[in-house]
RNA sequence: UUUUUAUAAAGAAGGGUGGAGAGAACAGGCUCGAUAAAACCCUAGCAACCGCCGGAAUGGAAAGGUGCUAAAUCCUGCCAAGAAAUUGGAGAUAUAAAGA
Numbered sequence: 001u002u003u004u005u006a007u008a009a010a011g012a013a014g015g016g017u018g019g020a021g022a023g024a025a026c027a028g029g030c031u032c033g034a035u036a037a038a039a040c041c042c043u044a045g046c047a048a049c050c051g052c053c054g055g056a057a058u059g060g061a062a063a064g065g066u067g068c069u070a071a072a073u074c075c076u077g078c079c080a081a082g083a084a085a086u087u088g089g090a091g092a093u094a095u096a097a098a099g100a
Base pairs, nucleotide, nucleotide: 001100002099003098004097005096006095007094008093013043014042015041016040017039021032022031023030026077027076028075029074044069045068046067049065050064052060053059073092078089079088080087081086
């Protein structure tokens, strides 16, 4: 990088450095940001995919490997249903596990 499978309306923030952008990319919205964005570091926390415990459970713990800690994956974009509100699906993306 890519393939397969699973999950994605729940949950969880303080400090330091930094100094203007950020919310994946493009477009349109909307939102966050000098009461300090991104990024990096420290500490804390959340979750429980792998791993662990267990004969097993829809069970348990959270010391290990990851992940995550504004807003539904912030919302929409394509298809279908509907007068509309909206609903379902697809795609894309993210994360995990396994494979190439």
SAM riboswitch aptamer (S box leader) from Membranihabitans maritimus, 100 nucleotides, folded computationally. It matches the Rfam family "SAM riboswitch aptamer (S box leader)". Rfam's curators write: The SAM riboswitch is found upstream of a number of genes which code for proteins involved in methionine or cysteine biosynthesis in Gram-positive bacteria. The sequence was found by an Rfam model in a public genome assembly. Its mean pLDDT, the model's own confidence on a scale to 100, is 88. Taxonomically the source falls in Membranihabitans (Bacteria, Pseudomonadati, Saprospiria, Saprospirales).